[in-house]
RNA sequence: ACAUAGUUGUUGGGCAAUGUUUGACCUCUGAAUUGUGUCAGGACCGGAAGGUAGCAGCACUAAGGUUGUUCAGGCAUGUGCCUUUUUUGUUAGAAUAU
Numbered sequence: 001a002c003a004u005a006g007u008u009g010u011u012g013g014g015c016a017a018u019g020u021u022u023g024a025c026c027u028c029u030g031a032a033u034u035g036u037g038u039c040a041g042g043a044c045c046g047g048a049a050g051g052u053a054g055c056a057g058c059a060c061u062a063a064g065g066u067u068g069u070u071c072a073g074g075c076a077u078g079u080g081c082c083u084u085u086u087u088u089g090u091u092a093g094a095a096u097a098u
Stems, first nucleotide, its partner, number of pairs: 001096001004092004009086001012083005017077008025068001028065002035060004043052003
């Protein structure tokens, strides 16, 4: 000097973790006017029977918002592990050579 081994770096890959975001599903909320339904009161038409339109209220929902020990993706990395790469450094270093 060098096989090889440990360890620290480098190059890629994988899994996880954390953060963020999107979609689905779930929870709740959500319409003066400008969703649908039902429309008290009152209004109008009618000789009457009755009818017409329809405010408030109520119900169901839309856009939107919200909940989540949920599921599936995207992005990121001064996090962790595995693997790969390489004359990165370093430690040891048989045989052999000098």
Molecule: Bacterial small signal recognition particle RNA
Organism: Lactobacillus crispatus 2029